[in-house]
Order: sequence, then C1' cells, then structure tokens
RNA sequence: AGUUGAUAAAGCCACAGCCGUCGUGAGGCGGUGUCGGAAAGCCACGGAUCUCUGAUGGGAGAGACAGCCGGGUUACCUGC
Repeated sequence: AGUUGAUAAAGCCACAGCCGUCGUGAGGCGGUGUCGGAAAGCCACGGAUCUCUGAUGGGAGAGACAGCCGGGUUACCUGC
C1' cells in the first nucleotide's frame, strides 16, 4: 500500500416502538430503546420508493430518503 473478515479483541452506529420538538407532508432533530450492521461514516450524482403542487389528463417542478440499489470519498482491528 492492497485485500479478507460480524465465528477474535477493543470500540462504533442505532431498526421498530414510545416521549418531546420542527415541518402542509414524506420526514428531520433530541431522549429512551436495541432489530441489525464490516463502512448502518460522509456525499442527493444515477435509479427505486415516498411527499407537496399541477388535470385543457400533467408525465413537469420542488422536496424526503445514505439502515433500498449502484456510484464517489474517508476510515479501526485481525489475517494474507
């Protein structure tokens, strides 16, 4: 430097639910919780899904989502 691994160790994150709060909404934030994760760290670039507006039937615009997939980028430890 590259690569493998959740069946090692030290650690990390936090599904669903509940409470509070923000938002038209999808959903976000904080606390609790702990289903799972080897990038479940970060990024909205492409797609999927979801929300709002639009009906002279639009196929558009604006958002959400990284724990849906692909991609980009950074990174602990064991083994090779």
c-di-GMP-I riboswitch aptamer from Candidatus Electrothrix marina, 80 nucleotides, folded computationally. Model confidence (mean pLDDT): 81 of 100. Rfam family: c-di-GMP-I riboswitch aptamer. Rfam describes the family as follows. GEMM was predicted in a large-scale screen for bacterial structured RNA regulatory elements. The model forms 95% of the base pairs in the Rfam consensus.